[in-house]
RNA sequence: GCGGAUGGCUGGAUGGCCGCUUGGUCAGGGCAACUUGACCGAGAGGAAAGUCCGGACUCCACGAAGCGAUGGUGCCGGGUAAUGCCCGGCCGGGGAAACCCGAGGGACAGCGCCACAGAGAACAGACCGCCUCGCAUGCGGGGCAACGGUGAAACGGUGGGGUAAGAGCCCACCGCGGACUUGGCAACAAGGACGGCAUGGCAAGCCCCACCAGGAGCAAUGCCGAAUAGGGAACCCAUAUGGACGCGCUUCGGUCCGGGUUCCGGGUUGGCAGCUAGACCCCGUCGGCAACGGCGGGGCCAGAGGAAUGGUCAUCGACCCUCGGAACAGCUCCGGGGUGGACAGAAUCCGGCUUACAGGCCAUCCGCGCGU
Numbered sequence: 001g002c003g004g005a006u007g008g009c010u011g012g013a014u015g016g017c018c019g020c021u022u023g024g025u026c027a028g029g030g031c032a033a034c035u036u037g038a039c040c041g042a043g044a045g046g047a048a049a050g051u052c053c054g055g056a057c058u059c060c061a062c063g064a065a066g067c068g069a070u071g072g073u074g075c076c077g078g079g080u081a082a083u084g085c086c087c088g089g090c091c092g093g094g095g096a097a098a099c100c101c102g103a104g105g106g107a108c109a110g111c112g113c114c115a116c117a118g119a120g121a122a123c124a125g126a127c128c129g130c131c132u133c134g135c136a137u138g139c140g141g142g143g144c145a146a147c148g149g150u151g152a153a154a155c156g157g158u159g160g161g162g163u164a165a166g167a168g169c170c171c172a173c174c175g176c177g178g179a180c181u182u183g184g185c186a187a188c189a190a191g192g193a194c195g196g197c198a199u200g201g202c203a204a205g206c207c208c209c210a211c212c213a214g215g216a217g218c219a220a221u222g223c224c225g226a227a228u229a230g231g232g233a234a235c236c237c238a239u240a241u242g243g244a245c246g247c248g249c250u251u252c253g254g255u256c257c258g259g260g261u262u263c264c265g266g267g268u269u270g271g272c273a274g275c276u277a278g279a280c281c282c283c284g285u286c287g288g289c290a291a292c293g294g295c296g297g298g299g300c301c302a303g304a305g306g307a308a309u310g311g312u313c314a315u316c317g318a319c320c321c322u323c324g325g326a327a328c329a330g331c332u333c334c335g336g337g338g339u340g341g342a343c344a345g346a347a348u349c350c351g352g353c354u355u356a357c358a359g360g361c362c363a364u365c366c367g368c369g370c371g372u
Base pairs, nucleotide, nucleotide: 001368002367003366004365005364006363007362008361009360010359012316013315014314015313016312017311018310020043021042022041023040024039025038026037027036028035029034045343049354050353052352053351054350055349056348057217058216059215060214062253063252064251065250066249067248068247070213071212072211073210074209075089076088077087078086079085090104091102092101093100094099105208106207110206111205112202113201114200127148129144130143131142132141133140134139135138156174157173158172159171160170161169176195177194180191181190182189183188221273222272223271224270231264232263233262234261235260236259237258242257243256244255245254280299281298282297283296284295285294286293287292320338321337322336323335324334325333326332
């Protein structure tokens, strides 16, 4: 200098003029709702998106235990309020490497699938062929699965012995299984007696195993206002030894006194709250490989209600294009002109994940090449 990988930050700046929304304080007007003015503050994001997870919070008379249904997660250890998230590790795969990915328990509980080709696809198997016997130039009998072929995959590989020809039939090594030993909290790793010389793949097919899960959601919910009205009718079930109680059943405890279906009819489309002080942010320090946690100090950073932060002018200015000049091992620098920034906007809040993103900056790591 170039290429690659990982992590983090930013994502226009300055000034003038005009215009919005909101918090607080003070003063005035108004019965109130509200309104006028002054002053001091604040005003979209790293993803606000997706609505894929987990919660806080709110409501529902349900709570505990057991069994089941349905759904979710799936190596080990740690973190967290919690998770399907994060950190660290193990194993497997990709990559030359840094690094990245994993829907990572079980195939000997059972069922199912592996098209076509092929003799045969999991209790397999004889097409081409090898050996042998009989008759005889072709047929028939027996033995074989080593060579060849088919296929994504053929029930171990190489070499030797043995055999009529062959085969773990036997042997050596590899491979596979593996008691046990050592290290590690563990997943697992290293070694390995012994050997029936050996039982394919798919569970991101159903399933089995382990663990987790009440429902609905800020249009939750509460208050005020409103109402011939705390309304009326019919039918069915049950009626205290009973019925209902947020997936079903059983047991124990608890609460309520009915439960269900259909029709008629009144009010409600208004106002206030919920509504932003938080599992919050920043700095320092201690512990920890880290995620994260403890301690100390400091800070308050939208709260709309059909939805506010905008418009305009000027200067600078990233990337890019072009012209000229300087320097040069390489990298580049200066001046003029042109152009003019991506993805995209809160709506109860928080922690994650995923997706989109012009341009700029920083740090670390891997690799290659060259020069002073």
Overview: A computed fold for a 372-nucleotide RNA from a Paracoccaceae bacterium, annotated as Bacterial RNase P class A. The prediction has a mean pLDDT of 78. Rfam family: Bacterial RNase P class A. From the family's description: Ribonuclease P (RNase P) is a ubiquitous endoribonuclease, found in archaea, bacteria and eukarya as well as chloroplasts and mitochondria. Its family is annotated with dimeric ribonuclease P complex, tRNA processing and ribonuclease P activity in the Gene Ontology. The gene name in the source record is rnpB.